[in-house]
Context: one part of a larger RNA
Molecule: small-subunit ribosomal RNA, central domain
Organism: uncultured bacterium
RNA sequence: UUGGGCGUAAAGAGCUCGUAGGCGGUUCAGUUAGUCGGGUGUGAAAUCUCCGGGCUCAACCCGGAGGGGCCACCCGAUACUGCUGUGACUCGAGUCCGGUAGGGGAGUGGGGAAUUCCUGGUGUAGCGGUGAAAUGCGCAGAUAUCAGGAGGAACACCGGUGGCGAAGGCGCCACUCUGGGCCGGUACUGACGCUGAGGAGCGAAAGCGUGGGUAGCAAACAGGAUUAGAUACCCUGGGUAGUCCACGCUGUAAACGGUGGGCACUAGGUGUGGGUCCUUACCAACGGGAUCCGUGCCGUAGCUAACGCAUUAAGUGCCCCGCCUGGGGAGUACGGCCGCAAGGCUAAAACUC
Numbered sequence: 001u002u003g004g005g006c007g008u009a010a011a012g013a014g015c016u017c018g019u020a021g022g023c024g025g026u027u028c029a030g031u032u033a034g035u036c037g038g039g040u041g042u043g044a045a046a047u048c049u050c051c052g053g054g055c056u057c058a059a060c061c062c063g064g065a066g067g068g069g070c071c072a073c074c075c076g077a078u079a080c081u082g083c084u085g086u087g088a089c090u091c092g093a094g095u096c097c098g099g100u101a102g103g104g105g106a107g108u109g110g111g112g113a114a115u116u117c118c119u120g121g122u123g124u125a126g127c128g129g130u131g132a133a134a135u136g137c138g139c140a141g142a143u144a145u146c147a148g149g150a151g152g153a154a155c156a157c158c159g160g161u162g163g164c165g166a167a168g169g170c171g172c173c174a175c176u177c178u179g180g181g182c183c184g185g186u187a188c189u190g191a192c193g194c195u196g197a198g199g200a201g202c203g204a205a206a207g208c209g210u211g212g213g214u215a216g217c218a219a220a221c222a223g224g225a226u227u228a229g230a231u232a233c234c235c236u237g238g239g240u241a242g243u244c245c246a247c248g249c250u251g252u253a254a255a256c257g258g259u260g261g262g263c264a265c266u267a268g269g270u271g272u273g274g275g276u277c278c279u280u281a282c283c284a285a286c287g288g289g290a291u292c293c294g295u296g297c298c299g300u301a302g303c304u305a306a307c308g309c310a311u312u313a314a315g316u317g318c319c320c321c322g323c324c325u326g327g328g329g330a331g332u333a334c335g336g337c338c339g340c341a342a343g344g345c346u347a348a349a350a351c352u353c
Stems, first nucleotide, its partner, number of pairs: 004324003007307002012321001014202004021195003025089003028085004033081002035077007048066007092192001093189003096185005104178007111155001116150007126137002163170002207249006216243002221238001222236003260320006268298012302309002326353003335346004
């Protein structure tokens, strides 16, 4: 390579958009490139198969016959694929109209609880902390309690097995700007689609640059304990970086459903979120039923090494991309590209089991 695979054994890129390419709905006409059939030519000899023969047999050798693939040309077929059409269609896709839920995103303004600090009042000897203590704080009046003030960060309850988002992720309130979804109508376009090598954008935390901010927390650092030691686990105080904001960079993760995307098909049951329709004489509430979309649990067939998955598939199929190929060496070295750096991406070998 062929093949076989990728939830947990090696293996799905963190996610999306999208270039080339690959693949692509129904129907008509044309063409006949692919495809299929026939013919002609070519297909050296040896080899191969069959028949016959020669060495005592065989291997081997000789003679005859036969066959194949590829290629070129000609003729024919037209189901499928392709190509052409200022042909056609509407179920895929999109647009439009009417509704609708939401912590989807960005900015601005506002709010209360709590911690800390400051000022003042009440009040007196302890407070704090632990397994037990001590360091620490406190008669210069602490802790507790009341009132006032300052400032930063985060938004209890609701809260959910729930919602939104492509992923990362998103939760106090209001306003402004803004993206997507779902349902119903079926008016419009008429295959405009799917995937996506390269590429581009987004991308938790930590980290980096410049400037700001700093209540609490808190690497590093200091002290008290513990201990044989204790560069730790526990405690105290201090506390820098950081955590917060603005702009820029970094581009990683157990970026996980450890499960790439799309379409179609294949028993059910039971919750829950969002719509629409029907229904109990009317309206409404509530309930029941149907249906579409999402999100859970259980479970049949089937699948699976098992665990388990099971209409949200890991079932049955098709299309496209990514990736795997024994363990260690190693996600390392070297080189290249990117980065301010930290480092990231790409990615071996010797050797060894």